A computed fold for a 149-nucleotide RNA from Bacillus methanolicus, annotated as FMN riboswitch aptamer (RFN element). The source organism's lineage runs through Bacteria, Bacillati, Bacilli, Caryophanales and Bacillus. The RNAcentral record of the sequence draws on Rfam and Ribocentre. The prediction has a mean pLDDT of 78.
RNA sequence: UUUUUCCUUCGGGGUCAGGUGAAAUUCCUAACCGGCGGUGAUAGAGGAUGCCCUCUUAAGCCCGUGACCCGUUUUCGAUUCAAUCGAAAACGGUGGAUUUGGUGAAAUUCCAAAGCCGACAGUUAAAGUCUGGAUGGGAGAAGGAAGGU
Numbered sequence: 001u002u003u004u005u006c007c008u009u010c011g012g013g014g015u016c017a018g019g020u021g022a023a024a025u026u027c028c029u030a031a032c033c034g035g036c037g038g039u040g041a042u043a044g045a046g047g048a049u050g051c052c053c054u055c056u057u058a059a060g061c062c063c064g065u066g067a068c069c070c071g072u073u074u075u076c077g078a079u080u081c082a083a084u085c086g087a088a089a090a091c092g093g094u095g096g097a098u099u100u101g102g103u104g105a106a107a108u109u110c111c112a113a114a115g116c117c118g119a120c121a122g123u124u125a126a127a128g129u130c131u132g133g134a135u136g137g138g139a140g141a142a143g144g145a146a147g148g149u
Stems, first nucleotide, its partner, number of pairs: 002148009017029003031129002033118002035065004043056005060116002069093010098114005120132003
């Protein structure tokens, strides 16, 4: 430097204020929020002083991906078989939303403006924001150990 396995830790934010109503943080006005990796012309710091290097940072709506949900297979359990149900693992599926103007060689990423989107279950009334599954899972991040080249 590169790569494999294992271990540890970390790993999601948000309804101010008002209206209607018997009832709404769910409707209406309005407010607020933006997981992870990539790309990238951002910004900052340091070094060098010929064009350069290093570190940090930079997209909710471009690409990929996680949570939720569904299916298949295998294993285990409920109970002896089948059927059924439940759990775990692997694999697969589903899975939201952007335009205009400016600069420029180049931008759906910069600058300006106007838009748009957001699992499932619950609820005196319809939820991105409340409650719940969840003291869960998780993309991944950091550190460490052993090994290979």